[in-house]
């Protein structure tokens, strides 16, 4: 300086070839169960998809620049 991966909810993550409405698991919150915890059921909240930009009727998803973390070349 250059190559190449990764950024999605509080974590760890799916999401395929752009299509109506963004998954699950664990945490979290209420219930129900009960001698109390837990543990089990059952409901719920929680996301500007890392930033700006662009393309399209329509983008997490395609293009561009930056920004971070990893790993390689020098």
């Nucleotide at each position: 300086u250059c190559c190449g991966a990764a950024g999605u909810a509080g974590c760890u993550c799916a999401g395929c070839c752009g299509g109506u409405g963004g998954c699950a698991g664990c945490g979290c919150c209420u219930g129900a169960c009960u001698g109390u915890u837990a543990a089990u059921c059952a409901g719920g909240a929680g996301g500007u998809c890392g930033u700006c930009a662009g393309u399209u009727c329509a983008a997490g998803u395609c293009u561009g620049a930056c920004c971070u973390u990893c790993g390689g070349a020098g």
A computed fold for a 74-nucleotide RNA from a Clostridia bacterium, annotated as transfer RNA. It was read from a public genome assembly. Its Rfam family is "tRNA". It is annotated as a transfer RNA. Lineage of the source: Bacteria > Bacillati > Bacillota > Clostridia.